[in-house]
RNA sequence: GUCUAACUCACGCCGAAUUCGCGCAUCGUGCGCGAUACGGAGGAUCUUUCCCAGGGGUUAAGGAUGAGACUUUCUCAACCGGGCAGUUUCCUGCUGCCUCACCCGCCAACUAACUCCGGAGGCAAUAACAGGAAAGGGC
Numbered sequence: 001g002u003c004u005a006a007c008u009c010a011c012g013c014c015g016a017a018u019u020c021g022c023g024c025a026u027c028g029u030g031c032g033c034g035a036u037a038c039g040g041a042g043g044a045u046c047u048u049u050c051c052c053a054g055g056g057g058u059u060a061a062g063g064a065u066g067a068g069a070c071u072u073u074c075u076c077a078a079c080c081g082g083g084c085a086g087u088u089u090c091c092u093g094c095u096g097c098c099u100c101a102c103c104c105g106c107c108a109a110c111u112a113a114c115u116c117c118g119g120a121g122g123c124a125a126u127a128a129c130a131g132g133a134a135a136g137g138g139c
Stems, first nucleotide, its partner, number of pairs: 012123003019035006038118005047109001054107001055104004062080002065077005081099006088134006
């Protein structure tokens, strides 16, 4: 100096939802099966606790009021909680947003062994960050 391999740094967001192998298709971002990072539920002893006016699960998506509509319930307002984004990360601030939806079916607290599931979708083309404490890269 060159090549190869590994490692490191950088490479938009929410979400557990990424990455493969095989087969069939195919202009194509497709379909099926198997696996997988990563997620969820059920389920003893011990301990604990309510319901039958039902109760429970996933999720940030709950609580207690007021008003309107008014069977159920829905809409709006403010308050208290919860969640996300803006800095490489964390804490505290600041600013801007979200606070849905779906499911089980009279039944489930925790829970060792064990058992059963999910492993999707949806967006963006951006106004900026401050203080403190830590890291990483370059020169």
The RNA shown here (c-di-AMP riboswitch aptamer (ydaO/yuaA leader)) has 139 nucleotides and comes from Sulfobacillus harzensis. The coordinates come from a structure-prediction model, not an experiment, and the mean pLDDT is 78.